[in-house]
């Protein structure tokens, strides 16, 4: 330099052109316990990597860029 794949709450992850972006762990509060853990209930937490384009509408499709992994040279 070329190619493929990925980037989504603190971490990991699902997702699809249109409802309110999914779940787990973690965090907070309450219940339970003498207490802790486990368990139950509730809650907070995301400009979906950036900039443009297509579209009535983009997290999703297209282009460029950035970051990471792998392959080729």
């Nucleotide at each position: 330099g070329g190619g493929u794949c990925g980037g989504u709450g603190g971490u990991c992850u699902a997702g699809c052109g249109g409802u309110u972006a999914u779940g787990a762990c973690g965090c907070u509060g309450c219940c339970c316990u003498u207490a802790c853990a486990a368990g139950g209930c509730a809650g907070a937490g995301a400009u979906c990597g950036g900039c443009g384009g297509u579209u009535c509408g983009a997290u999703u499709c297209c282009g460029c860029c950035c970051c990471g992994a792998c392959c080729c040279a």